[in-house]
Context: one part of a larger RNA
C1' cells in the first nucleotide's frame, strides 16, 4: 500500500447493488417450512331437484352439486440448513466396468382372458388419565392373491458363426423350464372411438453405484505396523466386483519414495495479495462430500439406512390420574446463553422453479420482494456566480500590524436532494374458453401508488474525523512542570514543551474518519 462475513471510538444526508452467528454441531417457547389426487375405492356429512306414501315428520327412493376422516396412488431420497466428523478414492482431474442399477420422461414392438380371499372406514362391546389399543360383525378398489396365455425376456442342454481384453462378449437354430396385466373419465342409442393410466420386452436421455492412475497439510522429539491381517478354494450376500461376510488352507501384506501413530483440517471452481514466481484463505455464488441431540439398526421404496418416517440404547426437556407417555430449529423467523460481534416471530405465490392433479387448482419460509444494520462497494448532495486593501468576533503581535478571509453579510441565479400536489409503470409469458387452423376472447402484480415523470415551494433539509518533533503533508500562544500525560519506532514532559492538555491556525481524507485484529 492492498484486502476483510470484521469489531470498537467519534460522527452521520440520500440512492443503487451486495452482505449480515466466524463464538456454544449450546439449549430451545410459539407460528409456519410437504403435500396432493373424489377423473382409483367404499362410506359419511351438507345443499338441492323430482317422485311416493298423507301419518304433514329435517322420514323413504332416484338424480345433481359440494366437502373429505379412511383405504389406495404419486411425492415426502428433491428443495432448504450446517461443517461436527473425515488426511479418505472424501475431493479434483483423467480413465475403466466384458462386474452394475435406474421411478417419472422420450422412441419402438406386443398385450390386457378368467377367478378368489381379505381389510380399514363403519356398526357393536370393551380397556386406558392420556398417548393409544383390544375383540367381534360388514364392505370396496388402479390394494392383495390364484389360474390361463405370451412375440420378446431370463436360466439350462445341444449346436452354428463372428469378435475381443485374461475372466469372456455378440448374433443365429433346436429342445426344456420360469414368468404379466387395472382400470378411470369423455363422446355416442349402440357398435365403436378419444384421453389418462396398467403389463411385458427393446432402445434412449438424464441420474446413480463400483474400480484405478495422478494431485493437494504439519510432526521422525511417531520407526516399525498388521490376524480378516495378505492370498487361495468353496459357500453366502449384493444391482454389481471384492475378506464384503463365513468355513477351511497357505504365510503372507505395508514401510525412510515415510508405513504405523499424533496434531490440524470438509474438498474444489475460486477469493485476497503480488510485476510475476509465490504466499494466505475456502464467507457470499456454483459443484461434490458428510451430518441431522449422541450411538446403533433395519423397514418401505426405482432411489434412504431417510433433517420435519420407524425401532432400540443414552443424555436432556416436558406431560401424568405414577400405571405410563411426548419431543429433537445445523429449515424461515424468533428466544435464552456464549461472545468484541451478526437482522423481522414481515408480504406474496405476481414471476422463476419444484410436488400432486386430466384440468381448474392446491401446497411451496425454495424463490421473488419488503424491513433492520455506513457492514462493504459505487454514485450523488450539503449550493453556484459576483462580492472590501478586507465588517464584527476570535487568535497572534515587535502594538505598527498580521491571520481567519471572498470566508461572512449583501446582490443575482439554480433546485440535484427535500417537502407538497397531479399522472403512473415494465417485469405478463402462460393458463382458460371458442376455432381444423390462422386467429379471436377473457383473466392474473407481492413488490407498489414503488420506480419514473410533470408542476409548485424555498438555499431551503444535510460535515465530520484524524493529524501537525523526525519518519510524514501540516505551527503558534497559553496551561502544566519527569506531574498530569503521549507513544507505531526513535523518543517527548524535571519553568519559555512546534511531541502532554486547551485555543487559534494549518494539512489529509470525507458520509465517513481513526484505532484494533488478521492476510499478502
Nucleotide at each position: 500500500g492492498a484486502a476483510u462475513u470484521a469489531a470498537c471510538g467519534c460522527u452521520g444526508g440520500c440512492a443503487g447493488a451486495g452482505u449480515g452467528c466466524a463464538u456454544a454441531a449450546c439449549a430451545c417457547a410459539u407460528g409456519c417450512a410437504a403435500g396432493u389426487c373424489g377423473a382409483g375405492c367404499g362410506g359419511u356429512u351438507c345443499u338441492u331437484a323430482g317422485c311416493a306414501g298423507c301419518g304433514u315428520a329435517u322420514c323413504g327412493c332416484u338424480g345433481a352439486g359440494a366437502a373429505u376422516a379412511g383405504c389406495g396412488g404419486c411425492a415426502g431420497a428433491c428443495g432448504a440448513g450446517u461443517g461436527a466428523g473425515u488426511a479418505a478414492c472424501a475431493c479434483g482431474u483423467a480413465a475403466g466396468c466384458a462386474a452394475c442399477c435406474u421411478g417419472c420422461c422420450c422412441c419402438c414392438g406386443a398385450a390386457a382372458g378368467g377367478c378368489g380371499a381379505a381389510u380399514a372406514a363403519c356398526g357393536u362391546a370393551c380397556c386406558g388419565a392420556a398417548a393409544g389399543g383390544u375383540a367381534u360383525g360388514c364392505u370396496a378398489a388402479u390394494g392383495c392373491g390364484c389360474c390361463g396365455u405370451a412375440u420378446a425376456a431370463u436360466c439350462c442342454c445341444c449346436u452354428g458363426a463372428g469378435g475381443g481384453c485374461a475372466u469372456c462378449c455378440u448374433c443365429g437354430g433346436g429342445g426344456g423350464a420360469u414368468g404379466a396385466g387395472a382400470g378411470g373419465c369423455c363422446c355416442g342409442c349402440a357398435a365403436g372411438g378419444g384421453c389418462c393410466g396398467u403389463u411385458c420386452g427393446g432402445g434412449g436421455u438424464g441420474g446413480g453405484g463400483c474400480u484405478u492412475g495422478c494431485g493437494g497439510c504439519c510432526c521422525a522429539u511417531c520407526a516399525g505396523c498388521u490376524a480378516g491381517u495378505u492370498g487361495g478354494u468353496g459357500a453366502g450376500g449384493u444391482a454389481a466386483c471384492g475378506g464384503c461376510c463365513c468355513a477351511c488352507c497357505a504365510a503372507g501384506g505395508c514401510u525412510a519414495u515415510g508405513a504405523c501413530g499424533g496434531g490440524u483440517a470438509c474438498c474444489c471452481g475460486g477469493c485476497c495479495u503480488g510485476a510475476a514466481a509465490g504466499g494466505g484463505c475456502g464467507a457470499a455464488c456454483g459443484g461434490g462430500c458428510a451430518c441431522g441431540a449422541a450411538g446403533g439398526c433395519a423397514c418401505u421404496g426405482a432411489g434412504a439406512c431417510a433433517c420435519g418416517g420407524g425401532c432400540c440404547u443414552u443424555a436432556c426437556u416436558c406431560c401424568u390420574a405414577c400405571g405410563g407417555g411426548a419431543g429433537g430449529c445445523a429449515g424461515c423467523a424468533g428466544u435464552g446463553g456464549g461472545g468484541a460481534a451478526u437482522u423481522u416471530u414481515g408480504g406474496a405465490c405476481a414471476a422463476u422453479g419444484g410436488g400432486g392433479g386430466a384440468a381448474a387448482c392446491c401446497c411451496u419460509g425454495a424463490u421473488c420482494c419488503a424491513g433492520c444494520a455506513a457492514c462493504u462497494c459505487u454514485g450523488c448532495g450539503u449550493g453556484a456566480g459576483g462580492g472590501a486593501c478586507g465588517a464584527a468576533g476570535u487568535u497572534c503581535u515587535u502594538c505598527g500590524g498580521a491571520a481567519u478571509g471572498u470566508a461572512a453579510a449583501c446582490c443575482u441565479c439554480u433546485u440535484u436532494u427535500g417537502c407538497c400536489g397531479g399522472g403512473g409503470a415494465a417485469g405478463a409469458a402462460u393458463a382458460c374458453c371458442c376455432g381444423c387452423a390462422a386467429g379471436g376472447g377473457u383473466u392474473u402484480g407481492a413488490c407498489g401508488g414503488u420506480a419514473c415523470u410533470c408542476g409548485g415551494c424555498g438555499a431551503a433539509u444535510a460535515a465530520g474525523c484524524c493529524a501537525c518533533g523526525g519518519c510524514u503533508a501540516a505551527c503558534u500562544a497559553c496551561g502544566u512542570g519527569c506531574c498530569a500525560g503521549c507513544a507505531g519506532c526513535c523518543g517527548c514532559g524535571g519553568u519559555a514543551a512546534g511531541a502532554c492538555a486547551u485555543a487559534g491556525g494549518u494539512g489529509g481524507c470525507a458520509a465517513g474518519c481513526g484505532u484494533u485484529a488478521u492476510u499478502c